[in-house]
Overview:
Transfer RNA from Aspergillus ruber CBS 135680, 72 nucleotides, folded computationally. Its Rfam family is "tRNA". RNAcentral holds the sequence, with entries from ENA, GtRNAdb and Rfam. The source organism's lineage runs through Eukaryota, saccharomyceta, Pezizomycotina, Eurotiomycetidae and Aspergillus ruber.
RNA sequence: GCUCCCGUGGCGCAAUGGUAGCGCGCAAGACUUCUAAUCUUGAGGCUGCGGGUUCGAGCCCCGCCGGGAGCU
Numbered sequence: 001g002c003u004c005c006c007g008u009g010g011c012g013c014a015a016u017g018g019u020a021g022c023g024c025g026c027a028a029g030a031c032u033u034c035u036a037a038u039c040u041u042g043a044g045g046c047u048g049c050g051g052g053u054u055c056g057a058g059c060c061c062c063g064c065c066g067g068g069a070g071c072u
Stems, first nucleotide, its partner, number of pairs: 001071007010024004018055001026042005048064005
């Protein structure tokens, strides 16, 4: 230098172009003598950054940034 893959809550991952969910973790409540376990509720992301297409983009296109793999 070229090619490919990945980037989404604190962490691990989902999501046919149509209101971004799940698990763990966290907080509160219930239960318990207390803790743990269990149950319920809640907070936490506008999806790496900037553009484009579209009525509508996490998803499609372009350029960057970061990580990984391969080739030279």